[in-house]
RNA sequence: GACCCCUCGCGGGGCACGGUGCAAUUCCUGACCGGCGGUGACAGUCCGCGAACCUCGGUCGCCCGAUGCGACCCUGGCCGACCCGGCGCAAUUCCGGGACCGACGGUGUUCGGUCGCUCGAGGCGAUCGUCAGUCCGGAUGAGAGCGAGGGUGC
Numbered sequence: 001g002a003c004c005c006c007u008c009g010c011g012g013g014g015c016a017c018g019g020u021g022c023a024a025u026u027c028c029u030g031a032c033c034g035g036c037g038g039u040g041a042c043a044g045u046c047c048g049c050g051a052a053c054c055u056c057g058g059u060c061g062c063c064c065g066a067u068g069c070g071a072c073c074c075u076g077g078c079c080g081a082c083c084c085g086g087c088g089c090a091a092u093u094c095c096g097g098g099a100c101c102g103a104c105g106g107u108g109u110u111c112g113g114u115c116g117c118u119c120g121a122g123g124c125g126a127u128c129g130u131c132a133g134u135c136c137g138g139a140u141g142a143g144a145g146c147g148a149g150g151g152u153g154c
Stems, first nucleotide, its partner, number of pairs: 001154001004151007018028002031134002033102002035049004044100002053077002057073006082098005104137003111129007
């Protein structure tokens, strides 16, 4: 010093100021945010990974049992979004400009359907579906990985 093993630690950010309204960080306007490794030079948008979600199979729990539900392991799946110009040997990574994207469940004044009141327009009420990257929840979780210490052999 490299590889392997063990232990410990770390390991995701964000609606300001306004509008409508009884009520919105959810609607409107606007604001703000960007996990990990790689890549000839710094990446939310390139390449790959993690998380979340769905799932074959297995183990266990609830249950008299089956069905069903849940937890964990595992297999497979799913997995968003960028261009132009400049500098440069080299950048979808830097600089300038203009864009775009963001799991699941909940809530939701948005949008749509149905019904009732109403002559009707409209409005109000009921009900169903639907609208959060930033709020609440699973999660004081898990994790790509990063770091420190130790150990065996070389």

Predicted 3D model of a 154-nucleotide RNA (FMN riboswitch aptamer (RFN element)) from Naumannella cuiyingiana. Model confidence (mean pLDDT): 81 of 100. Its Rfam family is "FMN riboswitch aptamer (RFN element)". The literature on the family includes a 2002 paper in Nucleic Acids Res by Vitreschak et al., "Regulation of riboflavin biosynthesis and transport genes in bacteria by transcriptional and translational attenuation". Its family is annotated with FMN binding in the Gene Ontology. RNAcentral holds the sequence, with entries from Rfam. The model forms 100% of the base pairs in the Rfam consensus.